[in-house]
RNA sequence: GGAGCCGGCCAGGCGACCGCGUCGGGACUCGUUCCCGCCGAGGAAAGUCCGGACUCCGCAGGGCAGGACGCUGGGUAACCCCCAGGCGCGGCGACGCGUGGCAAGUGCAACAGAGAGCAGACCGCCAGGGGCCCCCGUCCGCGGGGGUACCGGUGAGGGUGAAAGGGUGCGGUAAGAGCGCACCGGCGCCGGCGGUGACGUCGGCGGCCAGGCAAACUCCCGUCCGGAGCAAGGCCGAGCAGGUGCGUCAGCAGGUGGCCCGCCGAGCAUCGGGUAGGCCGCUGGAGGUCGUCGGCAACGACGAUCGUAGAGAGAUGGUCGCCCCGCGCCCUCCACGGGCGCGGACAGAAUCCGGCUUACCGGCCGACUCCCUCA
Repeated sequence: GGAGCCGGCCAGGCGACCGCGUCGGGACUCGUUCCCGCCGAGGAAAGUCCGGACUCCGCAGGGCAGGACGCUGGGUAACCCCCAGGCGCGGCGACGCGUGGCAAGUGCAACAGAGAGCAGACCGCCAGGGGCCCCCGUCCGCGGGGGUACCGGUGAGGGUGAAAGGGUGCGGUAAGAGCGCACCGGCGCCGGCGGUGACGUCGGCGGCCAGGCAAACUCCCGUCCGGAGCAAGGCCGAGCAGGUGCGUCAGCAGGUGGCCCGCCGAGCAUCGGGUAGGCCGCUGGAGGUCGUCGGCAACGACGAUCGUAGAGAGAUGGUCGCCCCGCGCCCUCCACGGGCGCGGACAGAAUCCGGCUUACCGGCCGACUCCCUCA
C1' cells in the first nucleotide's frame, strides 16, 4: 500500500425567520385567544417474534390433552437472549455457519438407472451344479475331456446417480464377495487417563449388519408453561326504561377461556334504552455514566454522580444563509486549489423493561488476518 474479518460509536453543525405540543408565569376583549420562559423521539421508537415486570380473574392443586425449547458449562428477573467451551462443515487465515435422538416405530426422497431402503443382474464375468452338443473309454450303470450362458451363480469390472451398504493388500474361489486374515478408517460395548461437563485420548473386544431427512410425524427422551392483557385495573361524575330466559341454600345458572377432578359460587345470559366525560395507573426504572474489586467473558458487588417525552387517535417541521461530508461535471498537463450542480438516509415513543429480527445516505474508532513493497 492492497484485500479482508470482527467489534464499538455517530446519525450533519451554527445562525435568522416562520410553525407544533405539554408545563409554568403573565395579559385582556375571558377565548379552540395572545405574550414570555423551560422542556420536547430512536438505534432501531418499527415488526409485535420471544422473555419478564405490573394488573385482574373467588391463589391457579392433580391428571389428560396441547404448546414452546433442545450439544456442555456459566450469566440473567426471565428467555427462542448473551458469554465461554465441545463437535461437525466452509475459508490459506482473521473468522463464519450449524447443533438432543433416525443400529425403537411410522413415513419421505425428483430425474437417471437393472437395482434406492428386509437392495439390485442391463452389459460383462463364471463351465462348479442342472440341461443340451461333440470326442474318447466302457463291465452299458457310467467315467474323463472339450464346447455352449437356457436355468443358475456373481456384486470384483463397465454404465446411471447427490448417494450403489468401507479402503488397500494377501489368501480364497468355477468366477467372485468381509468369505477369511493383516493394516487403515468408521460404528458399538468395556476399561484406563485428562476435563465440572459436552468431549478428547489410549487399550481391549465385537461384527462389518448400521446411508440421508427429526425446519417429517396426532414419534421417543429431557426441561418449562393456569388464563387474559394498560381498551389490564381502580375511583369520581353524567344519563337511562324496562322485557324475556335460566338459577337462588344447593351444587347439574355461572366462573376458574381446551377437557375431567378439585375449588369458588348468587347471580348469569340476551333483547331494548342511556353515556361517548374527568382523575389515577403514568413513568425513578432488573435506570444511565464513572471509578474500584471479582470473573477469560457475559455479568456481578460496592461507592460516587446524573435525572429533562409522557399525551386528546396522538406534538419535533419548513425556508434561507454559512460551514461540514459524499458524488458528478468544469478550470488546470497532473497535483494543490477553485467554481457549478445534486445528495445527506431509514424512520415517529403511547404501561415499562431485557432481547431477537428487519430497514438505513454516509462517516469515525479499535483489535485481528492474508498478500506485496521498503528499512
The RNA shown here (Bacterial RNase P class A) has 375 nucleotides and comes from a Euzebyales bacterium. The source organism's lineage runs through Bacteria, Bacillati, Actinomycetota, Nitriliruptoria and Euzebyales. The model forms 96% of the base pairs in the Rfam consensus. Its mean pLDDT, the model's own confidence on a scale to 100, is 76. Rfam family: Bacterial RNase P class A. From the family's description: Ribonuclease P (RNase P) is a ubiquitous endoribonuclease, found in archaea, bacteria and eukarya as well as chloroplasts and mitochondria. By type it is a ribozyme.